[in-house]
The part of an RNA shown here (large-subunit ribosomal RNA, domain I) has 559 nucleotides and comes from Thermobifida fusca.
Context: one part of a larger RNA
């Protein structure tokens, strides 16, 4: 230098392994609609601990009467819950299992309440009962605190009061959002930041209801009128407000939803109690009558005359309805393919039912259902009627004596709320200091004054239209389909992490049916594999489909 070979490596193809993407599926979620319900709790809740099965690890149920007991209904052939079979033993047409109504039992902890306590434990007192010779012991019941009412008792201190005791009634805690009230941020925006904004939001606390709040003009309006409140649309991003920046942002009116109005205080009359007093009487308190308004009303004085209403409670009757259920049409027949017919082809039937689901593939007529009808011994809910109870209750006129909500209205100062940041700042609330009037009065109509107009504060109640959904039933979806949809389709608020507050997963699919592979062989009485058998197919059991990365084996080719 040439040729060849082996090993390694690259690429390609094939066959496997691994892996669990994709497709298909849905047991679970998500959203909404209609209806219901809108609470549970000292008659011991919510939530738990520990028990409970013939054999029982978990889940579910239940509570020492313990996967259950009694009763009344439904139902009608099997049953002794699920994972999950098995062994043993039972029940059932004299009606079981199962479903619904009512009831019984219901350990211990928990508001937890006899006292204590490191929850599910410890220790008592009194009464009654069991047991013992007796004590110990056992069972049942009662025994927390606060508030209200009533009664008894009762200090310092005479009366009295405080306090104590008993009886009766109530409260307490939990619960998703909605609601009202008391407190109340900051990140942020202003392209920095302080007024301002975020926002009276988040959050904390108190309270209530099925809704809550508001509510029957001391209102608006504008010289016309409206006539409680609430909610929606519009007015309107207007009028305004604003380091006139960022931003904030009405109201009347109009159109709709709904529709409802009532009760007291006072004057005056009366009864009872108390204070002063010899008494008459005056004052105070309680109760009854009276009275409730803005064209002012009422008292008071005198006169005449009439008989209903309710949003409250109960009962009865009736009706509708809830909590179990029941009836419910129609060959499905033949043919072909196939493992299987619901598919194909041929023929027939029902339909107030051709919604949907299941059945070996795509079924109106196979099953469950669907349309349409029917049904409650018991316990609930709604409506109507009647009765009973409760509450409320009439009109006209005269006179100008009395009453018509006080530390209030209003004012000053300081704040807050009103869309309104002190502004010319009305209106509303009030910490502080002042402080009226009673109808010839008083308040308002955006400083203030006059005129005019509207209204009658300082007491209370009030359905509906509105807000919400922890929960129940029914239904729907150009919602998800297992890295999605709840964190959770599965023993999930689990495993696990954290001293704790708290954080918080992964994990679905054999097949139509277990027919879940008898028996034989290798092997460690293995793992695993080979035969045999099942099946339509091994789909062979973390088993449908089974992509890619990744790892092998074989062959080809390059080096």
């Nucleotide at each position: 230098c040439u040729g060849g070979a082996a090993a390694g490596g690259g690429c390609g193809u094939g066959c496997g392994g691994u892996g669990g993407a994709u497709g298909c599926c849905u047991a679970g979620g998500c959203g909404c609609c209609g209806a219901g319900a809108g609470g549970c709790g000292a008659u011991g809740a919510a939530g738990g601990a520990c028990g409970u099965g013939g054999g029982u690890g978990g889940c579910u149920g239940c509570g020492a009467a313990a996967a259950g007991c009694c009763u009344c209904g439904g139902g009608g052939a099997g049953c002794c819950g699920c994972c999950a079979a098995c062994c043993a033993g039972g029940c059932u047409u004299u009606g079981a299992u199962c479903c619904g109504g009512g009831g019984a039992u219901g350990u211990c902890c928990g508001a937890a309440u006899g006292g204590g306590g490191a929850a599910a434990c410890c220790c008592g007192a009194c009464g009654c009962g069991g047991g013992u010779a007796a004590u110990g012991c056992c069972g049942c019941g009662u025994c927390a605190u606060c508030c209200c009412a009533u009664g008894c008792u009762g200090a310092a201190u005479c009366c009295a009061u405080a306090g104590g005791c008993a009886u009766g009634g109530g409260a307490g805690g939990c619960g998703a959002a909605c609601c009202c009230g008391g407190g109340g941020a900051a990140g942020u925006g202003a392209a920095a930041c302080a007024u301002c904004u975020c926002a009276g939001u988040a959050c904390c606390c108190g309270g209530a209801g099925g809704a809550a709040a508001a509510g029957a003009a001391a209102a608006c309006a504008a010289c016309c009128g409206u006539g409680a409140u609430u909610c929606c649309g519009u007015g309107a991003g207007u009028a305004g407000u604003g380091g006139c920046g960022a931003g904030c942002g009405a109201a009347a009116g109009c159109g709709g939803a709904a529709g409802a109005g009532g009760c007291c205080a006072a004057a005056c009359c009366g009864c009872c109690g108390g204070a002063c007093g010899g008494a008459a009487g005056u004052c105070c308190g309680g109760c009854g009558g009276g009275g409730u308004a803005g064209u002012g009303g009422g008292g008071c004085c005198g006169c005449g005359u009439a008989c209903g209403g309710c949003a409250c409670c109960g009962a009865a009757u009736u009706u509708c309805u809830g909590u179990a259920g029941c009836c419910g049409a129609a060959c499905c027949c033949g043919u072909c393919u196939g493992g299987a017919a619901a598919g194909u082809c041929g023929g027939g039937c029902c339909a107030c039912a051709g919604a949907g689901g299941g059945u070996g593939a795509c079924a109106g007529c196979c099953c469950c259902g669907u349309a349409g009808g029917c049904g409650a011994a018991a316990c609930g809910g709604g409506g109507a009627u009647u009765c009973g109870g409760g509450c409320c209750a009439g009109c006209g006129g005269g006179a100008a004596c009395c009453c018509c909500a006080a530390g209030u209205a209003g004012g000053g100062c300081g704040g807050g709320a009103c869309a309104c940041g002190u502004g010319a700042a009305a209106u509303c609330c009030u910490g502080u200091c002042c402080g009226a009037a009673u109808c010839a009065g008083c308040c308002g109509g955006g400083a203030c004054c006059a005129u005019c107009c509207g209204g009658u504060a300082a007491g209370c109640c009030u359905a509906a239209a509105u807000a919400c959904u922890c929960c129940u039933c029914g239904g729907c979806g150009a919602c998800c389909g297992a890295u999605a949809g709840u964190g959770a389709a599965c023993g999930a608020g689990u495993a696990c992490c954290g001293c704790g507050a708290g954080g918080g997963a992964a994990a679905g699919g054999u097949g139509a049916a277990a027919a879940g592979a008898a028996c034989c062989c290798c092997g460690g009485c293995g793992a695993g594999g080979g035969g045999a058998g099942u099946u339509a197919a091994a789909a062979g059991a973390g088993c449908c489909u089974g992509a890619a990365a990744c790892c092998g084996c074989a062959c080809g080719u390059c080096u």
About this RNA: The full RNA is in RNAcentral, with records from ENA and SILVA. It matches the Rfam family "Bacterial large subunit ribosomal RNA". The coordinates come from a structure-prediction model, not an experiment, and the mean pLDDT is 86.